[in-house]
RNA sequence: CAAUGGACUGCGGAAGAGAUCGGCUUGCCCAAGUGGCCGGCCGGCGCCGAAGGAGCAACCGCCCCGGAAACUCUCAGGCAAACGGACCGCAGUCCGAUG
Numbered sequence: 001c002a003a004u005g006g007a008c009u010g011c012g013g014a015a016g017a018g019a020u021c022g023g024c025u026u027g028c029c030c031a032a033g034u035g036g037c038c039g040g041c042c043g044g045c046g047c048c049g050a051a052g053g054a055g056c057a058a059c060c061g062c063c064c065c066g067g068a069a070a071c072u073c074u075c076a077g078g079c080a081a082a083c084g085g086a087c088c089g090c091a092g093u094c095c096g097a098u099g
Base pairs, nucleotide, nucleotide: 001099002098005095006094007093008092009091010090011089012088013087018045020044021043022042023041024040025039027037028036029035030033046079047078048077052075053073054072055071059067060066061065
């Protein structure tokens, strides 16, 4: 000094599944009653997998034992929009080792 690898930041892309049922409630609207709409909380049924988490395993390693998925489970999370979102692309910063 450079490729590759890792971490972080910014930008862009990014799927799936009930705008479900019942109860309570703030606010708003109206034709003013247990009416309608958005939001919040609780409970039930049905679903999704790509935050996180967990399990098995191909495989890998320094082979005692470890590391391990986009597979599996749904604890968590999610099921209009928004937010989030594994992963991908670009740019920047830093780190270790190798050359």
Molecule: Glycine riboswitch aptamer
Organism: Hyphomicrobium sp.